[in-house]
């Protein structure tokens, strides 16, 4: 990097290093010399894996798409909803063009993309 499944409206910052852009992408918007992004340390958040306790299934070994714990461990994460929009469908009103009808704006639902976890090859 690929595939599958789950999750993405909640939550959680200080210090050191370092320097000019950064927030995946395009546009908007935002952050940034009162030092962002990045990085190191410390601390925290969370509960995917693991773990603790229980429940259920099982003769047992063990299993669960159940509940729960957060001391230790593996990841992740600590501006803004995944920062917003992008594609499709549906809905109401309205502006514009039209022979039918189409389309911008607004709302709802889904998809794609992205991020992350666990698993597989």
């Nucleotide at each position: 990097g690929a595939u599958u499944u789950g999750c993405a409206a909640a939550g959680a910052a200080g210090a050191g290093g370092g320097u000019a852009g950064a927030g995946a992408u395009a546009g908007g918007c935002u952050c940034g010399u009162u030092g962002a992004u990045c990085u190191u340390c410390u601390g925290g958040c969370a509960a995917c894996c693991c773990u603790c306790a229980c429940u259920c299934c099982g003769a047992a070994a063990g299993g669960a798409u159940g509940u729960u714990u957060a001391a230790a461990g593996g990841u992740g994460u600590c501006a803004a909803u995944u920062u917003c929009u992008g594609u499709u469908u549906c809905g109401a009103g309205u502006a514009g063009a039209u022979a039918a009808u189409c389309c911008g704006c607004c709302g709802a639902a889904g998809a794609a993309a992205u991020a992350u976890a666990a698993a597989u090859a």

The RNA shown here (SAM riboswitch aptamer (S box leader)) has 121 nucleotides and comes from uncultured Crocinitomix sp.
The sequence was found by an Rfam model in a public genome assembly.
The model forms 97% of the base pairs in the Rfam consensus.
The organism belongs to Crocinitomix, within Bacteria.
It matches the Rfam family "SAM riboswitch aptamer (S box leader)". Rfam links the family to the GO term regulation of gene expression. About the family: The SAM riboswitch is found upstream of a number of genes which code for proteins involved in methionine or cysteine biosynthesis in Gram-positive bacteria.